This is a predicted structure of a 77-nucleotide RNA (transfer RNA) from Microbacterium sp. The coordinates come from a structure-prediction model, not an experiment, and the mean pLDDT is 80. It matches the Rfam family "tRNA". About the family: Transfer RNA (tRNA) molecules are approximately 80 nucleotides in length.
RNA sequence: CGGGAUGUAGCUCAGCUUGGCAGAGCGCCCGCUUUGGGAGCGGGAAGUCGCACGUUCGAAUCGUGUCAUCCCGACGA
Numbered sequence: 001c002g003g004g005a006u007g008u009a010g011c012u013c014a015g016c017u018u019g020g021c022a023g024a025g026c027g028c029c030c031g032c033u034u035u036g037g038g039a040g041c042g043g044g045a046a047g048u049c050g051c052a053c054g055u056u057c058g059a060a061u062c063g064u065g066u067c068a069u070c071c072c073g074a075c076g077a
Base pairs, nucleotide, nucleotide: 001073002072003071004070005069006068007067010026011025012024013023020057028044029043030042031041032040050066051065052064053063054062
């Protein structure tokens, strides 16, 4: 320098194909239960969907650029 993959809740990841209410598990908080803890049950909080711009009535999803991590290749030493 060229190509590819990944980036979504505190963590692990779905959702992207086919644009239409942002989700699951674990964790966290509150309540019930228990002598207490754990387990169980009920409820809740938590997101600029890496970033910017564009397309569109509407973008996590499409396009362009860019950043971070990883992989492959090329060049040089």